[in-house]
């Protein structure tokens, strides 16, 4: 450097519940564990979601500034353990 069978010196924590923030997607804290070998960090590329506000419209609605997801994929950076190579 490559790889990941079983584990754990150890780590993280889905759904759901409570509180809280947000217009929403969703975030944070606590409880809780479905899972995770990067489920550590970063929206750089793609994907998905939201649309208070803005534009168009008679309306329905469409588009969108902006925002959200790193536990959607790729990429970059960093790191623990180990049957192994």
């Nucleotide at each position: 450097g490559c790889a990941g069978a079983a584990a754990a010196a150890g780590g993280c924590a889905a759904a759901c519940c409570a509180g809280u923030c947000g217009a929403a997607a969703g975030g944070c804290u606590g409880g809780g564990a479905c899972g995770c070998a990067a489920a550590g960090u970063u929206u750089c590329a793609g994907a998905u979601c939201u649309a208070c506000g803005g534009u168009c419209u008679a309306a329905a609605g469409a588009c969108u500034a902006a925002g959200a997801u790193g536990g959607c994929u790729g990429a970059a950076c960093u790191g623990c353990c180990u049957c192994g190579u």
This is a predicted structure of an 85-nucleotide RNA (c-di-GMP-I-GGC riboswitch aptamer) from Domibacillus sp. PGB-M46. It was read from a public genome assembly, where an Rfam model found it. The model forms 95% of the base pairs in the Rfam consensus. Taxonomically the source falls in Domibacillus (Bacteria, Bacillati, Caryophanales, Bacillaceae).